A computed fold for a 76-nucleotide RNA from a Gammaproteobacteria bacterium, annotated as c-di-GMP-I riboswitch aptamer. NCBI's taxonomy places the organism under Bacteria, Pseudomonadati, Pseudomonadota, Gammaproteobacteria. The prediction has a mean pLDDT of 87.
RNA sequence: AACUCGAAACGGCAUACUCGUUGCGAAGCGAGGACGCAAAGCCACCGGUCCCAUGCUGGGCAGCGGAGCUACCGAA
Numbered sequence: 001a002a003c004u005c006g007a008a009a010c011g012g013c014a015u016a017c018u019c020g021u022u023g024c025g026a027a028g029c030g031a032g033g034a035c036g037c038a039a040a041g042c043c044a045c046c047g048g049u050c051c052c053a054u055g056c057u058g059g060g061c062a063g064c065g066g067a068g069c070u071a072c073c074g075a076a
Stems, first nucleotide, its partner, number of pairs: 005074002012037002017032006035063001041069002045066003048061004
């Protein structure tokens, strides 16, 4: 130095819910809020799941799991 790992520290993210807003909808965005998270950072490739359509389609969920990429700190 790197890999594995996750004690401590500095910090980080933001469930449910509420308000506003966009959308047919799932859901997204902004503000408040914190259940939790060591990748709860990114990514729709695979599985799963949700919405629209119902002939073909199309869209969403990364805080469901896997794969991939990146990353702060440094005890055992």